[in-house]
RNA sequence: UCGAAAAAAGGGGAUGGGGUUCCCCAAAAUCGCCGAGAGGCUGAUGACUCCUGCCGUGCA
Numbered sequence: 001u002c003g004a005a006a007a008a009a010g011g012g013g014a015u016g017g018g019g020u021u022c023c024c025c026a027a028a029a030u031c032g033c034c035g036a037g038a039g040g041c042u043g044a045u046g047a048c049u050c051c052u053g054c055c056g057u058g059c060a
Stems, first nucleotide, its partner, number of pairs: 010025004016051006032041003
């Protein structure tokens, strides 16, 4: 330098996707809160930001 084979570049953080960053996990991390029950409450973020969706208000 060339060729071949093998392996790795992973996943998660209560509802979608992208970027940055933090934390956690190796079959685990993770799977919201209040209430005895009935029932009730917040949020598309772990955090920041953008897009999409949803909700409320105003204007055209």
Molecule: Fluoride riboswitch aptamer (crcB RNA motif)
Organism: Hyphomicrobiales bacterium